[in-house]
RNA sequence: AGAGUUUGAUCAUGGCUCAGAAUGAACGUUGGCGGCGUGGAUUAGGCAUGCAAGUCGUGCGGUAAGGCUCCUUCGGGAGUACACGAGCGGCGAAAGGGAGAGUAACGCGUGGAUACCUACCCCCGGAUCCGGGAUAGCGUCGGGAAACUGGCGGUAAUACCGGAUAAAGUCUCCGGACCAAAGGUGUGAUUCCGUCCGAGGAUGGGUCCGCGUCCUAUUAGCUUGUUGGUGGGGUAACGGCCUACCAAGGCGACGAUGGGUACCGGGUGUGAGAGCAUGGCCCGGCUCACUGGGACUGAGACACUGCCCAGACACCUACGGGUGGCUGCAGUCGAGAAUCUUCGUCAAUGGGCGCAAGCCUGAACGAGCGACGCCGCGUGCGGGAUGAAGGCCUUCGGGUUGUAAACCGCUGUCAGUGGGGAGGAAAUAUAUAAGGGCACUCUCUUAUAUUUGACCGAUCCGCAGAGGAAGUACCGGCUAAGUACGUGCCAGCAGCCGCGGUAAUACGUACGGUACGAACGUUAUUCGGAAUCACUGGGCUUAAAGAGUUCGUAGGCGGCUUGCCAAGUGGGGUGUGAAAUCCCUCGGCCUAACCGAGGAACUGCGCCUCAAACUGGCAGGCUUGAGGGAGACAGGGGUGAGCGGAACUGUUGGUGGAGCGGUGAAAUGCGUAGAUAUCAACAGGAACACCGGUGGCGAAGGCGGCUCACUGGGUCUCUUCUGACGCUGAGGAACGAAAGCUAGGGGAGCGAACGGGAUUAGAUACCCCGGUAGUCCUAGCUGUAAACGAUGAGCACUUGAUCGAGGGGGUCUCCACACCCUCUCGGUCGUAGCGAAAGUAUUAAGUGCUCCGCCUGGGGAGUAUGGUCGCAAGGCUGAAACUCAAAGGAAUUGACGGGGGCUCACACAAGCGGUGGAGGAUGUGGCUUAAUUCGAGGCUACGCGAAGAACCUUAUCCUGGUCUUGACAUGUUUGGGAAUUCCCGUGAAAGCGGGAAGUGCCUUUCGGGGAGCCCUUGCACAGGUGCUGCAUGGCUGUCGUCAGCUCGUGUCGUGAGAUGUCGGGUUAAGUCCCUUAACGAGCGAAACCCUUAUCCCUAGUUGCCAGCGAGUCAUGUCGGGGACUCUAGGGAGACUGCCGGUGUUAAACCGGAGGAAGGUGGGGAUGACGUCAAGUCCUCAUGGCCUUUAUGACCAGGGCUGCACACGUCCUACAAUGGCGCACACAAAGGGAAGCAAAAUCGCGAGAUCGAGCAAUCCCAAAAAAUGUGCCUUAGUUCGGAUUGCAGGCUGCAACUCGCCUGCAUGAAGCCGGAAUCGCUAGUAAUCGCGGGUCAGCAUACCGCGGUGAAUGUGUUCCUGAGCCUUGUACACACCGCCCGUCAAGCCACGAAAGUGGGGGGCAUCCGAAGUCGCCGAGGUAACCCGUAAGGGAGCUAAGCGCCGAAGAUGAACUCCGCAAUUGGGACUAAGUCGUAACAAGGUA
Repeated sequence: AGAGUUUGAUCAUGGCUCAGAAUGAACGUUGGCGGCGUGGAUUAGGCAUGCAAGUCGUGCGGUAAGGCUCCUUCGGGAGUACACGAGCGGCGAAAGGGAGAGUAACGCGUGGAUACCUACCCCCGGAUCCGGGAUAGCGUCGGGAAACUGGCGGUAAUACCGGAUAAAGUCUCCGGACCAAAGGUGUGAUUCCGUCCGAGGAUGGGUCCGCGUCCUAUUAGCUUGUUGGUGGGGUAACGGCCUACCAAGGCGACGAUGGGUACCGGGUGUGAGAGCAUGGCCCGGCUCACUGGGACUGAGACACUGCCCAGACACCUACGGGUGGCUGCAGUCGAGAAUCUUCGUCAAUGGGCGCAAGCCUGAACGAGCGACGCCGCGUGCGGGAUGAAGGCCUUCGGGUUGUAAACCGCUGUCAGUGGGGAGGAAAUAUAUAAGGGCACUCUCUUAUAUUUGACCGAUCCGCAGAGGAAGUACCGGCUAAGUACGUGCCAGCAGCCGCGGUAAUACGUACGGUACGAACGUUAUUCGGAAUCACUGGGCUUAAAGAGUUCGUAGGCGGCUUGCCAAGUGGGGUGUGAAAUCCCUCGGCCUAACCGAGGAACUGCGCCUCAAACUGGCAGGCUUGAGGGAGACAGGGGUGAGCGGAACUGUUGGUGGAGCGGUGAAAUGCGUAGAUAUCAACAGGAACACCGGUGGCGAAGGCGGCUCACUGGGUCUCUUCUGACGCUGAGGAACGAAAGCUAGGGGAGCGAACGGGAUUAGAUACCCCGGUAGUCCUAGCUGUAAACGAUGAGCACUUGAUCGAGGGGGUCUCCACACCCUCUCGGUCGUAGCGAAAGUAUUAAGUGCUCCGCCUGGGGAGUAUGGUCGCAAGGCUGAAACUCAAAGGAAUUGACGGGGGCUCACACAAGCGGUGGAGGAUGUGGCUUAAUUCGAGGCUACGCGAAGAACCUUAUCCUGGUCUUGACAUGUUUGGGAAUUCCCGUGAAAGCGGGAAGUGCCUUUCGGGGAGCCCUUGCACAGGUGCUGCAUGGCUGUCGUCAGCUCGUGUCGUGAGAUGUCGGGUUAAGUCCCUUAACGAGCGAAACCCUUAUCCCUAGUUGCCAGCGAGUCAUGUCGGGGACUCUAGGGAGACUGCCGGUGUUAAACCGGAGGAAGGUGGGGAUGACGUCAAGUCCUCAUGGCCUUUAUGACCAGGGCUGCACACGUCCUACAAUGGCGCACACAAAGGGAAGCAAAAUCGCGAGAUCGAGCAAUCCCAAAAAAUGUGCCUUAGUUCGGAUUGCAGGCUGCAACUCGCCUGCAUGAAGCCGGAAUCGCUAGUAAUCGCGGGUCAGCAUACCGCGGUGAAUGUGUUCCUGAGCCUUGUACACACCGCCCGUCAAGCCACGAAAGUGGGGGGCAUCCGAAGUCGCCGAGGUAACCCGUAAGGGAGCUAAGCGCCGAAGAUGAACUCCGCAAUUGGGACUAAGUCGUAACAAGGUA
């Protein structure tokens, strides 16, 4: 510090996800030791048991138990005070410890304040006198199950009370009045410990105030003790704290009130920081103690282990009553993913009491449990290569695990075991000694002696032995690390993208590797990355986002200048900011974690002081902002009234006479009852042609005939006045197209709904004929629009050009035009800049300032709910659950379009001939079959693989019979045999079984051995036309012989990319030329190659024969010849070279000359980058898989030929341009030795016999159409030949299934072919025959050859295909694309809903406990007063009454949550239904 993910690719926007750190964690796997920490986060749910607050005999009366002493009738008694139960009394119990329920608050934090209190402690001053009456304990008599409690009697105090004393205290009217005490120890106290009064301090607390402190406006108004005052009461103290009266205030958009949530802080986690999240352990504060209420005591409480009452719960009970409160330490149950021992000790630290010893202390210190966290250590170290074995992989060579192990040597940490042991301990107390305080009761210092360790144990010594101690996750990318096997969209994985459908580095396993390591992963949560809520530090034209517009309240911000103030601001000083934590430096534990010390810091708040620039405040001035005034001007600005013409429709009348109207074409409709058309008149309503214009006005919506009235705003000029009066604007108010609503009018045209006609598969649409609301007016409502410049308002600044509108000025002596300057408004193009780009650019989307509005992934959804507005429709405000990993923007390259332009092609058109109809041939589908082997499937499968299935071919085709190292290859092994040849049996054959002949070559020690071959046995292996063409190579088809496809460098662009390759011409062509940020180049095109057309040279056999000669009936037959043809080698020729025209002077085109040939002369071969997962594993090759007495091999027979049918490609025809007969011409190119075969003979013929000859020699071989002539005369025929019968021929082992040919006979369909469709532009189509390959035989197929030989078109509107440019796009698997909605199915969450169940906080009424306060107090009553006494008084008090008052009851509302028949839409879900709405002009933009 970034990365992955939207796309074919790109940039930007934007979400999702990851890598980091952390945790009081939990879960999974694993687990050696130690140190330091830490551990009930959920039910503030319920709790058994034990312990957690007592102490003081130096306050008191005493003596229950124990000790000691004495006595004893052995029952016990007395004493002592060593000690002490219970009690009175004092202090403590308000601390310590726990928890976070409540609380949004002066609760907390911070900084201040004072109307206050403060036990114990410290200091100072003073005092401590004289009396009195009770009461518990105790004794006795009772009640009760118990808890507990009553009567009587008597007793003490540091308990209680009275008096005295009384200031410096308190009160005060300033005269005065009032207020205390306790003693103890000791022989002995003004000296010790206490007590009382007062003053001060310290500590702790109470109270008040400024500032800070979560979410929600779908909570906007709240409040009656409420706000203030006066009197009174109350408190330690101020105060509505309480009360009576008076006033009517107080709080709130700077968020009151309500709702939700939550203890707060120091800090902690994270982060660069700012922040964000959090508040466990530790520290400070607050609050709570079963729930609610209350007071008492006290210095302090409204009190965790006190009291009273009410309630719930639990326990005891003799049923009458009682008792209890673990949110103390342990522990238990429950709930939960989840959180420990019913431990030890007061040794240390601290607390309470005590003079002290000491007692108490679940505070605390320790131990135990838990890898819960952090930190440290170990599980060995060195050597060791035949690189062992085993595992895994393998190209079979090897590689890797791996110096790893074994093995050799060494060490001894930790753990184990046996011993020792520093330290945590210093005090206190007692005794002694010395010194100080006037000191033998006290005390301080020092020294000596004695005394105290729950727990831990550093460390040291000894022993043994490498011995006891390694796992977890991951390995497709992000992200370090890969191979094999298994699996086969299954099982599974997954944080995101995504893996898995037979070659998975992604699943599972193994091996290997990577990371971390006593841990490693996962889950959850927080921060980070996320500048993804943006203060630091974001945006709003098109990605989410500017309110429809204006006015304006609060608020925010605000021109120039002078003086003062000092709130903000800045400097300095000072107080505070607890400690701990963080940071720095040192130090202590072996180190670290941990701990200690010092420093820094704590960014904050307060106070003092200085400054006065800026902001602010106060006072004064100014004119440029703003406004006013005067004079001009433009304008569809607004409102109302009136007027006008054209058109339209209707009515009336005239003319007229059959149609009109409408459409792509029609029909509905109108019309002989007279339409349409036309003329005239009248009526009605609405809208205002031309002018008219990126022209004008208005804030926006919007405004258009003319005139008048009223009225708003603007601009210019003058620079006359005021003097900052300004800008923006949350709420608020007004305006606000169309549609819609209410009421009343109006209604010509148009026209939702609706009716009809068409179209269509349908057509609730588009088109047509009608037509109601509405559109119009008046008065109201609604308040929304793509209300758009998708761009808020205002001010200022920042190069320009040009056009339009309104004003003013200048120059030209004046005027006009022109030109120039200036202010305002409206446009276009463009610089810088900005921007993701498109673009924008003085009318900013630039640069700044001010204010407002709005955004934060897509869907759900502008939906639900609540509120509010509206008559309604509906508007405004406006979520969540759930779901997806995208959605969206701009631009790029393609592809596509029922987009456009240009161009081409037998693409169409113009022609010629076909196919589709018939019969047949052949292929395919289908059907059939035991089998009908397989492949090919639009064009680009279908006379295709197959250049030829009777057997063979031929195949996992079928039936049947056989073989198993095999039909074929190599190696090895056992046994035997030469090889080889022949015979027999069986059988359909293959095969199986048996027999005979035969003894070779090399070598030999004559036993034998060896080589090759054959048989046999076994092992490796062979074999497979088995699967996968979607694992592949190679080959091929197609687009397409279309003109395209690219590269280097440069340039442009953030980039994908563009440019070049576009444009203007031209070409068959990206062919060439010109222009040009391009310049060049490559693969294609062309050329080079073959063939053909002309000529020349050379050569002349088997070809040729002009001339010469010979010969023949005749023939190059012969001698010869090379002239010619020809053959086959070489060359020439054609290049837009020449002329004219056009063109840009170019490229090129048009015409012409010459020429055999003219603009590529004709034909062929040649096929760019790529596309179709095109075809082929059955040509061949090949990975993987499968098979191995079979999916291999052999054999016989059958099938591939099967036939209701459908399609493709052909053949032959339908006839007279013909058929048949006769006569008679002219080719080319081929083939031939297992061959072609002449002649001759035979046969009607196919053919047979015989067989000459034969590679320019011989043969196949006859060319046919043509030509001449005869017949046929339009007919199912002398057309046509299918089918069938008979008789033959040929090939072949074999023609039944299933060959070809011949002769005779038979003579079917068919009379030119529907929709549709194919080929062809010249030696072409058409037509005619010939040859070849395959092949034993079989050709209408295929491949070639020549003969005869046309027609039409020089066009591009249309169909098809293609190329280039451009345009749109939501497509990129690329239109066979994408994609919408209903319905049907499953599942999920949500809304509504008759109702139903529960919670919460208030309100009202009733009842009213405890208790304080008040009143009363005839009952009760020791202290004081009167009285001798009886008694009385004062005071106190039980009971009673009153106010308040918790719980409870009732009622009406509010609010939240759950359930709910049914219902509504929504999300999601490979292959359901119906259509085709959107994306291209998406076929109606």
This is a predicted structure of a 1485-nucleotide RNA (small-subunit ribosomal RNA) from a metagenome. Its mean pLDDT, the model's own confidence on a scale to 100, is 83. The sequence is in RNAcentral, with records from SILVA.